[in-house]
């Protein structure tokens, strides 16, 4: 950093996907140590049991206990002494323990993210506040008083937990004095007022003492309250919200400001810079991602809130509205004696439950740190170890060296060999980790002594010992790794492109490889890559995207000069920005993860100080923006009223007669009742011809005869005036073709619907004949269009050229020139994906508004709002797909277009489709009719020869190393050919006859060759795959194409050369041009043929010449024919016309032959997965006692039928019979076969010649000449059957040709349709050849003989070839592609309702509790009175009323989710029905907007658009 994926290909634009990081994970395989972290994300579900907040006795009174003093004493013992024990009681003093009273702490610590969108949080500031313990200073502690727990006694209650009485202490609690402080007065001294305490506990050196405690004031520190500026979600389909609401005045209340309450009082207070309202959601240091900006997250550590079963309330207190307090309500669970109680793990374990999913009912307070205490101490699941879990990071192993003939093994092989591979065995070492002994800390401190949970733990030694430790992904591209097999669109795989339909590097196993490594893989998320929301950093003419237009508030922006101001800007210094985190530098654990310690950073924010260029403020000024005025000018700009002609209807009357209209062609329809034409006349409506113009006005929509009034704007020119008044513009407002809507008028034309008429398979259309609404007019709605230049306005700047429309200056008013406004075209730079755009920008640039963010779903639902309605505006989502697109490139292809060819078609001449027969095919049959060819290019094709064989097929009979090759053993060395016999359908089996007998040799059956056996390797298959191949072949097509390499143009495909103007059979040649210049094709070069020459002369030939049987037969010739080699010869060479003076063309001469003389032979690049695996070769699959091989028999020859090549006919241009001529070209030794002969004849016997220019075959035949037939199913035609034969062959039933006699069928020229032929051509005649024993040959290849007719011409059919154009086609029109219907799946909408959740109001009810008000009841301190008892007061207290109040009730309205008959359309789904709407003029150009119709695409109107 970038990569796949839209295309045949390209560029562009867009999405979808992937590589990275990262993680509180989870899941699959798998798993050795450590080490340091980390661990319910889900039910703020319920919770068994243990712990988790106590503590002080140096505050207090008691109770117990234990020692001691000192005293009473019951009782026992005795030596009987008041001698000695000695319960128990009392006192004194020490200890221990400790339930109460009091005290401090339980407000921290440690959990959870439910709730909150708020001053909660962050972050800067602020004050009207408090603030316990703690620090520092200062001053104090004098004097009295009464209760009251514990405790005793009575007493209720199952428990919980009380009641009564009575005793009793404090540092518990009151009161009075005094200080500071505070109120109040007062200028101040200073007056009045309020107002404090515990002199207490301990301890000893008994004091002026130490310690710890109490009270009061000021300051500090912590810490906590309240306040504001700034900043961080989504939602407008949530636009209006607010009634203690906003202020004030006053009270009250609070530590405090404050509407925080309250009373009066006023009507305000929030909002588009987004209130109210909905959804979500604890914020934040910081984690992750990124180059950064940014995104995204809030586990863990830190800090802030919040909360604590769910709601409400207080108390207490320095702090609470309190997790392990209290009170009320509610739900839940638990206990009960049924009266009544008890609970709150979101502490730490644990336990259910939920979940993919998340730990031990652990040790310890040794250390850190809290509480409390004067300390000891005690309490601490804070915390500080263990224990589980690869859950993440980090470190270590799982050995290291030698060790090739390259071991087995397993994969692969082209069978040579190559991989796993020094890998292993082995042999040497080593000892991290394990194991076992030994030894053993740091952490523990301020002196010493004591203390260790972790732990006998890290560390160290020492022994043992390779021993006990490796896996999991992926191997098609992205992306690094490839082979075998299995399997056969199956069974899988897939992140995206996609991979599997018999050779799969994509599935699944193997071997081999790649990657990572105690892990590797996969799901999930969240940044990246994404410039794919763009601040850094995007776009909007066609790809998504410019609003239809305008006018304008809010905004946002703004012209020259001075001056001040300093809000923004910018620059110094201070202050905060917590630690941790990050980056560094150093250290510390062996390293590392992890840890300390410095130093950076913390990009912000407030203040402060300063500077004045830029924005902004204000001020004074200016005209180059912008308006105004002045004098011109043009116009289908608007409203309004009036008016004119022309043409169409329709009425009236002339003339007039048989028709008209209408169409592709028709009919419907109109007309003898008189139309249509025509000619006067009238009526009525609507449009405005020419003029007229890529001319004109207007913001857009529009806007067109003609006159007049009323009115907008614009453009020149002048430069008087004003002095920045400006641009743009969300919301608003108003204009807005066309349909269309209401109401009223009008209605000629014309025309939706609808009705005929055609047309068609159908015609709900296109053509035709009719017609309503509508169209027109007035008033009102609607408010939309391809409302378009698909291009918002504004302003500045950047080559020109040319037309055009208005002004204006200049000009001898001419051309012409200059200049200002619109308008078009070409075009610079530049710009664009490209097309194109280019002063009228789609360039350079600034203001500003509006839109975009893949495709369908969809402009659709729902919600809102306009609207009478139709519907308009706003405007999703689920599901889906791997694309939709935009520009251009090459092709194909068009019921586009334009040259041009070809027996393409026309013109002509014969067939063929009809009959019989022959052959191929197809069907259909068969035990088998072996298999292949399939449109042209499959069918007399493969087969140039199916009776046996051929033969690949059926059915039977046999055979397995095989009929054929090759090797290895063993055996013979009798091989190989032959008469015949038996069995048997033959193979084959057996047995026999005859004749033949292998080479070498080291003489060894030694080698080799050849038989013969056994067995294995192998051998064989016409078995599958022509879609796995070579090779060959068909075909477009003997068509003129097909490309290259350089340069050029393009970002690219690619183009360009190959396009143009000519010409040609031809990309043949010429010209011309960014080509310039080659290759495969084309000719040409080859072969045959048409002329001439030269050579050469048998088996050929005979002009002369001898001879002669009359046959070139013989001599003999070489001329002549010919035979075969070899030359020559035709080049558009020459004329002349045409053309560019070229190619070339036309015409003519000459010549055997003229423009390629004819004819072959040759077939570019390439297309048809075109044919052949059965010609041959071949991979791979099958088979192996068969699917090999033999054999003998049947098939390939079947027939109800269809098709295709053929052949014979239908006859007189003919049949037939007689006579007579006249080719070329082949073929012959297992053959041609003369000639005699015998047969009517196929044929037969004998037999010359002849390997052929010599001999046979070989009589060509049509032809001619002569007869006959006399138009008919015939003397036409010969099919079929019958007899009887001939040859071939082992054999001719099945199934052969032929010959003779006999029989004598379709058939009288062929429907749609259809096929060859342009000259020695068609037709027509017959000759030969191959194959081949014969032959089903009428086929096929050849070869001659007799020999035409026609082409106007390119409009149509069919092919083809160039160029151009359209395109949604590229499997390339047999393309593509739309709706409805059916069917199956899937989300959503609507929905009679039903149900569950949030919430607003409005009433009722009212708990606890706080305040407030009452005072009959009840009361120790103070105060009065009184000796006293005991009254009074003041103050309190229970209790009552009163606001306020949660939770419940009710009523109603609104928000969201489940659900639902039926209903709706949408998506989606290889092969399902209708059509055929759309792309090429898509067969009616197509779309838009609207309206009415119609199975459906859709049709018609109207008005627009050109895409």
């Nucleotide at each position: 950093a970038g990569a796949g994926u839209u295309u045949g290909a390209u560029c562009c634009u867009g999405g979808c996907u992937c590589a990275g990081g990262a993680c509180g994970a989870a899941c699959g395989c798998u798993g050795g140590c450590g080490g340091c972290g980390c661990g319910c994300u889900u039910a703020a579900c319920a919770c068994a049991u243990g712990c988790a907040a106590g503590u002080c006795g140096u505050g207090c009174g008691g109770u117990a206990c234990c020692g001691a003093u000192g005293g009473c004493a019951a009782g026992u013992c005795u030596u009987c002494a008041u001698g000695a024990c000695g319960a128990g009681c009392c006192u004194u003093c020490g200890g221990u323990a400790u339930a109460g009273c009091g005290g401090c702490g339980g407000a921290c610590g440690g959990g959870u993210g439910a709730g909150u969108a708020a001053c909660a949080c962050g972050u800067g500031a602020g004050u009207a506040g408090c603030u316990g313990u703690c620090c520092u200073a200062g001053g104090g502690a004098g004097g009295g008083g009464g209760a009251u727990a514990a405790c005793g006694c009575c007493u209720g209650g199952a428990a919980a937990c009380g009641g009564g009485u009575g005793c009793u202490a404090a540092a518990a609690c009151c009161c009075c004095a005094u200080a500071a402080g505070c109120c109040u007065c007062g200028c101040a001294a200073g007056a009045g007022g309020u107002g404090a305490a515990a002199g207490u506990g301990u301890a000893c050196u008994u004091g002026u003492u130490a310690c710890a405690g109490c009270c009061u004031u000021a300051g500090g520190g912590u810490g906590u309250g309240c306040u504001c500026g700034c900043g961080g979600c989504c939602u407008a389909u949530c636009a209006g919200c607010u009634a203690g609401u906003u202020g004030g005045u006053g009270a009250g209340g609070u530590a405090a400001g404050g509407g925080c309450u309250c009373a009066c009082c006023a009507a305000g207070g929030c909002u588009a810079a987004g209130a109210c309202g909905g959804g979500u959601a604890g914020c934040c240091g910081g984690c992750c991602u990124g180059a950064g900006a940014g995104g995204g997250u809030g586990u863990a550590c830190g800090g802030c809130c919040a909360c604590a079963c769910u709601g409400g309330a207080a108390u207490u207190g320095a702090g609470a509205u309190a997790c392990g307090g209290u009170c009320c309500a509610g739900a839940c669970u638990c206990c009960u004696a049924c009266g009544g109680g008890a609970g709150g793990c979101a502490g730490c374990a644990g336990u259910g439950g939920g979940g993919a999913a998340u730990u031990u009912u652990g040790g310890g307070c040794a250390a850190u740190g809290g509480g409390c205490g004067a300390a000891a101490g005690c309490c601490u699941g804070a915390c500080c170890c263990a224990g589980c879990g690869a859950c993440g990071c980090c470190g270590c192993g799982u050995u290291g060296g030698g060790g090739a003939u390259g071991a087995a093994g397993u994969c692969c092989u082209u069978c040579g060999g190559g991989g796993c591979g020094u890998a292993a065995a082995c042999c040497c070492a080593u000892g991290u980790u394990g194991u076992a002994g030994g030894g053993g800390a740091a952490g523990a401190a301020g002196a010493a002594a004591g203390u260790g949970a972790c732990g006998g733990u890290a560390c160290c030694c020492u022994a043992c010992g390779a021993g006990a430790a490796a896996g999991c992904c992926c191997c098609g591209g992205c992306c690094a790794a490839c082979u075998a097999c299995g399997u056969g669109c199956c069974a899988g795989c897939a992140g995206c492109c996609g991979c599997g339909g018999u050779a799969a590097a994509a599935c699944g196993u193997a071997g081999g490889g790649g990657g990572c490594g105690a892990g590797c893989g996969u799901u999930g998320u969240c940044c990246g890559g994404a410039a794919u929301u763009a601040c850094u950093g995007g776009g909007c003419g066609u790809a998504a995207a410019g609003g239809g237009c305008a006018u304008g508030c809010a905004g946002g922006c703004g012209g020259u000069g001075c001056g001040c101001c300093a809000a923004g800007u910018c620059g110094g210094g201070g202050g905060u920005g917590u630690a941790a985190a990050g980056u560094u530098a150093c250290g510390g654990c062996u390293c590392a993860a992890c840890c300390g310690u410095g130093a950076c950073c913390u990009u912000g924010c407030a203040a402060u100080c300063g500077a004045a260029a830029c924005u902004g403020g204000c001020g004074c000024a200016c005209u180059g923006g912008a308006g105004u005025g002045c004098g011109g000018g043009a116009g289908a700009g608007g409203g309004a009223a009036g008016u004119g002609g022309a043409a169409u209807u329709c009425c009236c009357g002339g003339u007039g007669u048989a028709g008209c209209g209408g169409u592709g062609a028709a009919a419907u329809g109109c007309g003898u009742a008189g139309a249509u034409a025509u000619c006067g006349g009238g009526a009525g409506g609507a449009a405005c011809g020419c003029c007229a113009g890529u001319g004109g006005c207007g913001a857009a929509g529009g806007c067109g005869g003609c006159u007049u009034c009323c009115u907008g704007g614009c453009c020149c020119g002048c430069g008087a005036c004003u002095g920045a008044c400006g641009c743009u513009c969300a919301u608003g407002u108003g204009c807005g073709a066309a349909a269309g809507c209401c109401a009223g008028g009008g209605g000629a034309g014309c025309g939706a619907a609808c009705c005929g008429g055609a047309u068609u398979a159908g015609a709900u259309a296109c053509c035709c004949g009719g017609g309503u609404a509508g169209u027109c007019c007035u008033g009102g709605c609607c408010g939309u269009a391809a409302a378009c230049g698909a291009u918002g306005g504004g302003u500045g700047c950047u080559a020109g050229g040319u037309g055009u429309a208005g002004g204006c200056g200049c000009g001898u008013c001419a051309a012409g020139c200059g200049u200002c406004u619109g308008u078009g075209c070409c075009g610079a730079a530049g710009u664009u994906a490209a097309c194109g755009c280019g002063a009228u920008a789609a360039g350079c640039a600034c203001c500003u508004c509006g839109c975009c963010u893949g495709g369908g779903g969809a402009g659709u639902a729902c919600g809102g709002u306009c609207g009478c309605a139709a519907g308009g505006c706003u405007g999703a989502a689920a599901c889906u797909c791997a694309a939709a697109g935009g520009a251009a490139u090459u092709g194909a292809c068009g019921g586009g277009g334009g040259c041009c060819c070809g027996c393409a078609c026309a013109a002509g001449c014969g067939g063929u489709g009809g009959a019989g027969c022959a052959u191929g095919u197809g069907g259909u049959u068969u035990a088998a009719u072996u298999c292949g060819a399939a449109g042209c290019a499959a069918c007399g094709c493969g087969c140039a020869g199916a009776a046996c064989c051929u033969u690949a097929c059926c059915a039977g009979c046999u055979u397995u190393u095989g009929a054929c090759a090759u090797g290895u053993c063993c055996g013979g060395u009798u091989u190989g050919a032959u008469c015949g016999a038996c069995a048997g359908a033959g193979a084959u089996g057996u047995c026999u006859u005859u004749c033949u007998u292998c080479a070498g040799u080291u003489c060894g059956g030694c080698u080799g060759g050849c038989c013969g056996g056994a067995a294995c390797a192998c051998a064989g298959g016409u078995g599958c795959u022509g879609c796995a191949u070579g090779g060959c072949u068909g075909u477009c097509g003997u068509c003129a194409g097909c490309u290259c390499g350089u340069g050029u143009c393009g970002u690219g495909a690619g183009a360009u050369g190959u396009u143009g103007g000519g010409u040609u059979a031809a990309g043949u040649c010429c010209c011309g041009c960014a080509a310039c210049g080659a290759g495969c094709g084309c000719a040409a070069c080859c072969c045959c043929u048409g002329c001439g020459c030269c050579u050469a002369g048998u088996u050929g030939c005979c002009a002369a010449c001898a001879g002669u049987u009359a046959g070139g037969c013989u001599g003999g010739g070489g001329a002549c024919u010919c035979u075969a080699g070899g030359c020559g010869g035709a080049c558009u060479g020459c004329c002349g016309g045409c053309g560019a003076c070229a190619a070339g063309u036309c015409g003519g001469a000459g010549g055997a032959a003229g423009g390629u003389g004819g004819g072959g032979a040759u077939g570019a690049c390439g297309u048809c997965a075109a044919g052949u695996c059965a010609u041959c070769a071949u991979g791979g699959c099958c088979u192996u006692u068969a699917a090999g091989c033999c054999c003998a028999g049947g098939g390939c020859g079947a027939c109800a039928c269809a098709c295709g090549u053929g052949c014979u006919a239908c006859a007189a241009u003919g049949g037939c019979c007689a006579g007579c001529a006249c080719a070329g070209a082949g073929g012959g030794c297992a053959g041609c076969g003369a000639g005699c002969u015998c047969g009517c004849g196929a044929g037969g016997g004998c037999a010359a010649g002849c390997g052929a220019a010599u001999c046979c075959c070989u009589u060509a035949a049509a032809g001619c000449u002569g007869g006959u037939c006399c138009c008919a199913g015939u003397u036409c035609g010969g099919a079929u059957c019958g007899c009887a034969g001939u040859c071939u062959g082992c054999a001719a039933c099945u199934c052969g040709a032929c010959u003779g006699c006999g029989u004598g069928a379709a058939g009288u020229c062929g429907g749609a349709a259809u096929c060859g032929c342009u000259a020695g051509u068609a037709a027509u005649c017959g000759c030969c050849g191959g194959u081949c024993a014969g032959c089903c040959a009428u086929a096929c290849g050849g070869c001659g003989g007799u020999g035409a007719a026609u082409a106007c011409g390119u409009u149509c059919c069919c092919g083809g070839g160039c160029c151009u154009u359209g395109u949604a086609c590229a499997c390339a029109c047999c393309g593509c592609c739309c709706g409805u219907c059916a069917c199956a799946c899937c989300a959503c909408c609507c929905g009679a309702g039903u149900u569950g959740g949030g919430u607003g109001c409005u009433c009722c009810c009212g708990a606890a509790g706080c305040c407030g008000c009452c005072g009959g009841c009840c009361c120790a301190a103070c105060c009065c009175c009184g000796a006293a008892a005991g009254g009074g007061g003041a103050g309190g207290g229970a209790g009552g009323c009163g606001u306020c109040g949660a939770a419940g009730g009710a009523g109603u309205g609104u928000c969201u989710g489940a659900u639902a008959a039926g209903g709706g359309g949408g998506g989606u789904g290889a092969a399902g029905u209708c059509g055929u709407a759309a792309c090429a003029a898509g067969g009616u150009a197509g779309c838009c907007g609207u309206a009415c119709c119609g199975g459906a695409a859709g049709g018609u109107g109207c008005g627009g658009c050109u895409g």
Description: The RNA shown here (small-subunit ribosomal RNA) has 1507 nucleotides and comes from Acetomicrobium mobile. Lineage of the source: Bacteria > Thermotogati > Synergistia > Acetomicrobiaceae > Acetomicrobium. The sequence is in RNAcentral, with records from SILVA. It matches the Rfam family "Bacterial small subunit ribosomal RNA". Its family is annotated with ribosome and structural constituent of ribosome in the Gene Ontology.